This is a predicted structure of an 88-nucleotide RNA (c-di-GMP-I riboswitch aptamer) from Caldicoprobacter faecalis.
RNAcentral holds the sequence, with entries from ENA and Rfam.
Its mean pLDDT, the model's own confidence on a scale to 100, is 83.
Rfam family: c-di-GMP-I riboswitch aptamer. Its family is annotated with cyclic-di-GMP binding in the Gene Ontology. From the family's description: GEMM was predicted in a large-scale screen for bacterial structured RNA regulatory elements.
The source organism's lineage runs through Bacteria, Clostridia, Caldicoprobacterales, Caldicoprobacteraceae and Caldicoprobacter.
RNA sequence: CUUGUUAAAGGGCAAACCUGUCGAAAGGCAGGGGCGCAAAGCCAAGGGCCUAAGGAACGUUAUCGUUCUAUGGCAGCCGGUUGCACAA
Numbered sequence: 001c002u003u004g005u006u007a008a009a010g011g012g013c014a015a016a017c018c019u020g021u022c023g024a025a026a027g028g029c030a031g032g033g034g035c036g037c038a039a040a041g042c043c044a045a046g047g048g049c050c051u052a053a054g055g056a057a058c059g060u061u062a063u064c065g066u067u068c069u070a071u072g073g074c075a076g077c078c079g080g081u082u083g084c085a086c087a088a
Base pairs, nucleotide, nucleotide: 002088003087004086005085012037013036017032018031019030020029021028022027035076041081042080043079046078047077048074049073050072054069055068056067057066058065059064
């Protein structure tokens, strides 16, 4: 330096769910909790996925419904990138 994860040691993170809070929502934050993870560290101007406030169009009937759309999100979907231990 590259590859591997296969134990060990030191550890790390924290799913669902519950409570509070922000948000239109997706979802985020904090506390509890622990499903799991060798990157479940970081990156949203690579791909993919989620939501649709606002906007547009249509239909309806007195204000609703449907469709489209990210400027909003997801890194525990793939991807990019950095790294601990040990071994080869």